[in-house]
RNA sequence: GCAGCCGGCCGGGCGGUCGCGGCUCGCAGAUUUGCGGGCCGAGGAAGGUCCGGGCUCCACAGGGCAGGGUGCUGGGUAACUCCCAGGCCGGGCGACCGGCGGAAAGUGCAACAGAGAGCAGACCGCCGGAUCUUGCUAGAUGGCUGGAUCCGGUAAGGGUGAAACGGUGCGGUAAGAGCGCACCAGCGCCGGGGGUGACCUCGGCGGCUAGGUAAACCCCACCCGGAGCAAGACCAAAAGGGGAUAUGGAGCGGCCCGCUUCAAAUGCCUCGGGUAGGUCGCUAGAGGCCGGCGGUAACGCCGGUCCAAGAUGGAUGACCGCCCCUCCUCAUAAGGGAGGACAGAACCCGGCCUAUAGGCCGGCUGCUUGA
Numbered sequence: 001g002c003a004g005c006c007g008g009c010c011g012g013g014c015g016g017u018c019g020c021g022g023c024u025c026g027c028a029g030a031u032u033u034g035c036g037g038g039c040c041g042a043g044g045a046a047g048g049u050c051c052g053g054g055c056u057c058c059a060c061a062g063g064g065c066a067g068g069g070u071g072c073u074g075g076g077u078a079a080c081u082c083c084c085a086g087g088c089c090g091g092g093c094g095a096c097c098g099g100c101g102g103a104a105a106g107u108g109c110a111a112c113a114g115a116g117a118g119c120a121g122a123c124c125g126c127c128g129g130a131u132c133u134u135g136c137u138a139g140a141u142g143g144c145u146g147g148a149u150c151c152g153g154u155a156a157g158g159g160u161g162a163a164a165c166g167g168u169g170c171g172g173u174a175a176g177a178g179c180g181c182a183c184c185a186g187c188g189c190c191g192g193g194g195g196u197g198a199c200c201u202c203g204g205c206g207g208c209u210a211g212g213u214a215a216a217c218c219c220c221a222c223c224c225g226g227a228g229c230a231a232g233a234c235c236a237a238a239a240g241g242g243g244a245u246a247u248g249g250a251g252c253g254g255c256c257c258g259c260u261u262c263a264a265a266u267g268c269c270u271c272g273g274g275u276a277g278g279u280c281g282c283u284a285g286a287g288g289c290c291g292g293c294g295g296u297a298a299c300g301c302c303g304g305u306c307c308a309a310g311a312u313g314g315a316u317g318a319c320c321g322c323c324c325c326u327c328c329u330c331a332u333a334a335g336g337g338a339g340g341a342c343a344g345a346a347c348c349c350g351g352c353c354u355a356u357a358g359g360c361c362g363g364c365u366g367c368u369u370g371a
Base pairs, nucleotide, nucleotide: 001367002366003365004364005363006362007361008360009359010358012323013322014321015320016319017318018317020041021040022039023038024037025036026035027034028033043342047353048352050351051350052349053348054347055228056227057226058225062257063256064255065254067224068223069222070221071220072086073085074084075083076082087100088099089098090097091096101219102218106217107216108213109212123158124157125154126153127152128151129150130149131148132147133146135144136143137142166184167183168182169181170180171179185209186208187206188205189204190203191202192201193200194199232280233279234278235277241271242270243269245267248262249261250260251259287306288305289304290303291302292301293300294299324340325339326338327337328336329335
């Protein structure tokens, strides 16, 4: 200098005029409200609604079936399908990135080519036998050599395919084959060492050789009450009623068991009608920032300090000037013009995913060059 990998941050600024929402103070007014002062007022994703909770209600939320969720190990957390660290497998020269229970419990699925794609298989071959036959040789039986057909053996060589039922070598065989042997790989069994563990490593025995796919059915391990702020509580206003109910009704995502509750209807459930106004919930928290300690880290503990929207037809906007950045015009310029991303809280919080003009910072890797 070039090319990459990972992480973090900003994402328009300043001033003026007018106009908004909340809280608070003061003065008037007084159901409502007006004027003035002070403080605060959209995000890194507020988006998706994919997960997990806090919180609220169902009296408690018991056992089982079915159903659903998760899936390497350990740790973090309120919890999680999240985060951190590690293990194994795969990709990359590398920094790094991706994946993760089980295929020897069973069932299923996989185009074409191919003999054969899960306990399969003989197309070309190789070997043996029988029959027929070309040529050569020979006194004859016969011998050598080539071809065709049939029967048997074979799966080492070749072919097909993404993939062909371990690999290399030696022996053995009519020809071959783990058929046997040596070494290697995998698998199974038995042990030693290290590690909390996933796993790593070493040794012995055994010729056992056992593709893919489970976000296919399935098997294994662990976990799971339901509904949701339009939850729910209160005030005000308005309002006719109907039905079932004890060998029953109700409580439950479905079913079964158990348990609880309700007594002749002022209970409980259900159908339908009325009201659709107001207040609370509604923002002080698993909170932010700074420092110290512990931990590889995620994070935890301690101390100090701060209070950062609470709307409800739904607030932070409009205009002007200057500055900043990008592009065009322009001889560089000046000047002029155009543009400045994704995008707006609605009970709150922890994650994941998606979108993002332009710019900045840090660490690491590879290549090239110079000193």
Bacterial RNase P class A from an Actinomycetota bacterium, 371 nucleotides, folded computationally. The sequence is in RNAcentral, with records from ENA. The coordinates come from a structure-prediction model, not an experiment, and the mean pLDDT is 77. It matches the Rfam family "Bacterial RNase P class A". Rfam describes the family as follows. Ribonuclease P (RNase P) is a ubiquitous endoribonuclease, found in archaea, bacteria and eukarya as well as chloroplasts and mitochondria. Rfam classes the family as a ribozyme. A source record names the gene rnpB. Taxonomically the source falls in Actinomycetota (Bacteria, Bacillati).